[in-house]
RNA sequence: UCCGAAAUAGCUCAGCGGUAGAGCAGUUGGCUGUUAACCAAUUGGUCGUAGGUUCGAAUCCUACUUUCGGAG
Numbered sequence: 001u002c003c004g005a006a007a008u009a010g011c012u013c014a015g016c017g018g019u020a021g022a023g024c025a026g027u028u029g030g031c032u033g034u035u036a037a038c039c040a041a042u043u044g045g046u047c048g049u050a051g052g053u054u055c056g057a058a059u060c061c062u063a064c065u066u067u068c069g070g071a072g
Base pairs, nucleotide, nucleotide: 001071002070003069004068005067006066007065010024011023012022013021018055026042027041028040029039030038048064049063050062051061052060
């Protein structure tokens, strides 16, 4: 330099163009001698950045940033 992949909640990851979810973690309550475990409820997101397409974009297109892999 070129090619490819990834970027979504605190963490690990889902997510057919139609209001963004799970598990773990956090908070509150229940349970009890207490903690842990267990049960219930609940908080938390400018979907990497900037444009474009579309009635509508996490999703499609372009550029850029970061990380990983490959070629030279």
Transfer RNA from a Minisyncoccota bacterium, 72 nucleotides, folded computationally. The coordinates come from a structure-prediction model, not an experiment, and the mean pLDDT is 82. It was read from a public genome assembly.